[in-house]
RNA sequence: GGCCCCAUAGUUCAAGGGAUAGAAUAGCGGUUUCCUAAACCGUAGAUCCAGGUUCGAGUCCUGGUGGGGCUA
Numbered sequence: 001g002g003c004c005c006c007a008u009a010g011u012u013c014a015a016g017g018g019a020u021a022g023a024a025u026a027g028c029g030g031u032u033u034c035c036u037a038a039a040c041c042g043u044a045g046a047u048c049c050a051g052g053u054u055c056g057a058g059u060c061c062u063g064g065u066g067g068g069g070c071u072a
Stems, first nucleotide, its partner, number of pairs: 001071007010025004018055001027043005048064005
């Protein structure tokens, strides 16, 4: 250089073009306990960037950025 894959809560992962983008864990508050941990209840938190297609995009298309793989 060429080709391919990936990018979503702090982290690890879901989400066949249409329900309020969901779960686990972590965080915060509470119950319990002499205290802590565990357990239980509640709560906040995310679609890499810019365009395009569409009535509607996390999902499809183009370009870019970052990461990974193969190849020379």
Record summary: This is a predicted structure of a 72-nucleotide RNA (transfer RNA) from Salinivirga sp. RNAcentral records the identical sequence in 7 taxa. Its Rfam family is "tRNA". Rfam describes the family as follows. Transfer RNA (tRNA) molecules are approximately 80 nucleotides in length. Rfam links the family to the GO term triplet codon-amino acid adaptor activity. It is annotated as a transfer RNA. NCBI's taxonomy places the organism under Bacteria, Pseudomonadati, Bacteroidia, Bacteroidales, Salinivirga.